[in-house]
RNA sequence: GCCACCUUAGCUCAGCUGGUAGAGCAGCUGAUUUGUAAUCAGCAGGUCGCCGGUUCGAUCCCGGCAGGUGGCU
Numbered sequence: 001g002c003c004a005c006c007u008u009a010g011c012u013c014a015g016c017u018g019g020u021a022g023a024g025c026a027g028c029u030g031a032u033u034u035g036u037a038a039u040c041a042g043c044a045g046g047u048c049g050c051c052g053g054u055u056c057g058a059u060c061c062c063g064g065c066a067g068g069u070g071g072c073u
Base pairs, nucleotide, nucleotide: 001072002071003070004069005068006067007066010025011024012023013022019056027043028042029041030040031039049065050064051063052062053061
């Protein structure tokens, strides 16, 4: 230098064909317990990497940029 893939909650990851984003763990509250842990119930947490474009509508499609992983030279 070239090619492919990835970037979504604090962490690990889903998200079907474009239609207002979820799970597990972690956190908080409550129940249970003499108390802690465990368990159960609930709650909160997101400019979907950034900038543009297409569209009535974009996490999803297109272009560019940034970061990461792998490969080639």
The prediction has a mean pLDDT of 81. This is a predicted structure of a 73-nucleotide RNA (transfer RNA) from a Phycisphaerales bacterium. The source organism's lineage runs through Bacteria, Pseudomonadati, Planctomycetota, Phycisphaerae and Phycisphaerales. Rfam family: tRNA. It is annotated as a transfer RNA.